[in-house]
Source information:
Predicted 3D model of a 109-nucleotide RNA (SAM riboswitch aptamer (S box leader)) from a Chloroflexota bacterium. Lineage of the source: Bacteria > Bacillati > Chloroflexota.

RNA sequence: CCCUUAUCCAGACGGGUGGAGGGAACCGGCCCCGAGAAGCCCGGGCAACCUGCCUCUUCGGAGACAAGGUGCCAAAGCCGGAAUCCCCUGAGGGGGAGAACGAUGAGAG
Numbered sequence: 001c002c003c004u005u006a007u008c009c010a011g012a013c014g015g016g017u018g019g020a021g022g023g024a025a026c027c028g029g030c031c032c033c034g035a036g037a038a039g040c041c042c043g044g045g046c047a048a049c050c051u052g053c054c055u056c057u058u059c060g061g062a063g064a065c066a067a068g069g070u071g072c073c074a075a076a077g078c079c080g081g082a083a084u085c086c087c088c089u090g091a092g093g094g095g096g097a098g099a100a101c102g103a104u105g106a107g108a109g
Stems, first nucleotide, its partner, number of pairs: 001109001003107006013043005021032003026081004044073003049069003052065001054063003077101001084096005
């Protein structure tokens, strides 16, 4: 980098540095930000994907723990920008389900 697969409406912030952006990308919204953005460092926390330990098991698995490997810590992946279904409608709008894209884990190349 590419492929497969699972998950994505829950949860979890302080300090230092830095100095103007940030919320993945493009468009449209909406928001965060000099009462200090991104990035980097330190500490803390959340969660439970993988390993590990423990319990149960109908042997398929289920549960618990949080030591190790990742991940994450504004807002649903901030919202919309496919087909499709439902509702209202003058234009158009609202809702359901959900593709694509993306993120993270695990595995394969």

Its mean pLDDT, the model's own confidence on a scale to 100, is 84.